[in-house]
């Protein structure tokens, strides 16, 4: 240089063009003599960047950027 994959919340992953969740972490509260552990609540997201197409785009097209693999 070329083909392919992945990039989403603190991690680790979902979401077949139509309100962006889950679990684990975190805070808090309940339960204990106390800790673990349960239960229940709250907070966290310019979905890598820039454009495009659409009524609408995390989804689809392009350009780039990091990464992981395969040719060469």
């Nucleotide at each position: 240089g070329c083909u392919g994959g992945a990039g989403u919340a603190g991690c680790u992953c979902a979401a077949a063009g139509g309100u962006a969740g889950a679990g684990c972490a975190a805070u808090c509260g309940c339960u204990u003599c106390g800790u673990a552990a349960g239960c229940g609540a709250u907070g966290g997201g310019u979905u890598g960047u820039g454009g495009g197409u659409u009524c609408g785009a995390g989804u689809c097209c392009c350009u780039c950027c990091u990464c992981c693999a395969g040719c060469u």